[in-house]
RNA sequence: GCGGGGAACACGCCCAAUCCCCGCGAGGGGAGCCGGGGACCCGCCGGCGGCGACCUGCCAAUCGCCGCCAAUCGGGGUGAAUCCGAGACGUUCGGUAGGGCUGCUCAGGCCCGAACCCGUCAGCUAACCCGGUAGGCGUCGAUGAGAGGGGCU
Numbered sequence: 001g002c003g004g005g006g007a008a009c010a011c012g013c014c015c016a017a018u019c020c021c022c023g024c025g026a027g028g029g030g031a032g033c034c035g036g037g038g039a040c041c042c043g044c045c046g047g048c049g050g051c052g053a054c055c056u057g058c059c060a061a062u063c064g065c066c067g068c069c070a071a072u073c074g075g076g077g078u079g080a081a082u083c084c085g086a087g088a089c090g091u092u093c094g095g096u097a098g099g100g101c102u103g104c105u106c107a108g109g110c111c112c113g114a115a116c117c118c119g120u121c122a123g124c125u126a127a128c129c130c131g132g133u134a135g136g137c138g139u140c141g142a143u144g145a146g147a148g149g150g151g152c153u
Stems, first nucleotide, its partner, number of pairs: 011138004018031005032133006042123001046069008074121001075118004083095004098112005104146004
């Protein structure tokens, strides 16, 4: 000097996942942020039964509510993370909707394109109710044009 590995600190990135207080700790509380459930109206809407509304009254039709069925390799949620093709069917391969990085925009470049949960139930949704605030990673690369900003004169 180059290459590899580890630790601490600092800085930074993905993400809602940060900050404050109490506690030896496990944990608890709050702020901020994020997500789910949940009316009218609107949208959607298989079957049967009951009740109700509409009606002067009755029936039918229609609508609403409740209950029971039927049905599905069901349906739904977090997330960018879906879908398509191939295949020797494997923890496979190639694409892809989409997401992230390159300070911002465009072009170009690089990376990801997972995992988990609810349990037959979920449209939207004021009030209201419930929950989350885990984790993971970098010091490498590639720039060009523009926008915007700063300093000096």
Predicted 3D model of a 153-nucleotide RNA (c-di-AMP riboswitch aptamer (ydaO/yuaA leader)). Its mean pLDDT, the model's own confidence on a scale to 100, is 80.